Transfer RNA from a Candidatus Woesearchaeota archaeon, 72 nucleotides, folded computationally. The sequence is in RNAcentral, with records from ENA.
[in-house]
RNA sequence: GCCUCUGUAGCAUAACGGUGGUGCGUCGGUUUCGUAAACCGAAGGUUGAGGGUUCAAAUCCCUCCAGAGGCU
Numbered sequence: 001g002c003c004u005c006u007g008u009a010g011c012a013u014a015a016c017g018g019u020g021g022u023g024c025g026u027c028g029g030u031u032u033c034g035u036a037a038a039c040c041g042a043a044g045g046u047u048g049a050g051g052g053u054u055c056a057a058a059u060c061c062c063u064c065c066a067g068a069g070g071c072u
Stems, first nucleotide, its partner, number of pairs: 001071007010024004018055001026042005048064005
């Protein structure tokens, strides 16, 4: 230098172009003499950045950024 893949909540991981879920964690509650476990509930995402297509984009297209792998 070229090619491919990945980027979503604190961490991990889903999501046919049509309401962004789940697990762990965090917080509150129930339970207990107390703690843990269990159960119930809540908060937490401008989906890596910008632009485009579309009635509608995490998803499709372009550029860039970061990471991984391969070729030279």